[in-house]
């Protein structure tokens, strides 16, 4: 410097052109208990890194940039 990947909730990931974007986990509140854990019910989550383009429509494709990770001279 050039190629490859990833980048969605607090944290782990899913979702690969249309549905108010989802799961597990965390917190939070009740019941539960002597008090507390499990367990139960309920409630709480997001500028989908960031600008552009392409489409009637983009988390999705496609261009630069920014960051992690791996490769190579």
């Nucleotide at each position: 410097g050039c190629c490859c990947u990833c980048g969605u909730a607090g944290c782990u990931c899913a979702g690969u052109g249309g549905a108010c974007a989802g799961a597990g986990u965390g917190c939070c509140u009740g019941c539960g208990u002597c008090c507390g854990a499990a367990g139960c019910a309920g409630g709480u989550g997001g500028u989908c890194g960031c600008c552009g383009g392409u489409u009637c429509g983009a988390c999705u494709c496609c261009g630069g940039c920014c960051g992690g990770g791996g490769g190579u001279g």